[in-house]
Parts: sequence; C1' cells; structure tokens
RNA sequence: GAUUUAUACAGAAGAGGUGAGAGAACAGGCUCGCAGACCCUCUGGCAACCACCAGCUCAUGCAGGAAGGUGCCAAUUCCUGCCCCGCCGGAUGGCAGGGACAUAUAAGUU
Repeated sequence: GAUUUAUACAGAAGAGGUGAGAGAACAGGCUCGCAGACCCUCUGGCAACCACCAGCUCAUGCAGGAAGGUGCCAAUUCCUGCCCCGCCGGAUGGCAGGGACAUAUAAGUU
C1' cells in the first nucleotide's frame, strides 16, 4: 500500500518549544489562529479496540475492572457534495430521515 470486520451525535488539557497558517483530499460553507492556533516534547486525562483480571450465559453475547499495546483529548468524521425519501416553499432553495462513497481508529489477512 491492498483487503476484511467493527466503530465514528458520548468522553478527555495543562506546561514548555516553535511561529503562520490550521480544521485528510477537491469544491462550497463555517470555525480555530500572533490574546500564539496547527505541529513537536513532557505531564495529566478520556475511552475500552486488542491483551490481561474477574462475573453471568449452552453459546452468540451482556455488564465490570484496567497499572500492558494502540488510539484519542475544538466544533457529529465541523457541515454539505452522490442515491432514496418526508415536510415547507411559486421557485432558486430550506429542514428532517435512511443509504452509498470517502476518511479515521482498532484488530486480523496479505
């Protein structure tokens, strides 16, 4: 890199460094940012995918712990884009629901 399965409206910040853009990509919107964002380091935390401990269940599974391996700690994956569908509107369009695609993370395969 490819691929499979699961999850994605919950949750969790301080210090130091750096110094101009950042929010995956394209477009539109919106937001964060020199009152220092993004990123890096340290510390702290969240969560419970894997491992581990322990309970119920024939089993699938359910609920609990968590000092290990990852991950994560603005905004739903920030929102929309493609398809289906409901309501409103004379209409461009607005609001809601479902699905797909893409992306991210985990665990496995290659």

This is a predicted structure of a 110-nucleotide RNA (SAM riboswitch aptamer (S box leader)) from a Flammeovirgaceae bacterium. It was read from a public genome assembly, where an Rfam model found it. NCBI's taxonomy places the organism under Bacteria, Pseudomonadati, Bacteroidota, Cytophagia, Flammeovirgaceae. Model confidence (mean pLDDT): 85 of 100.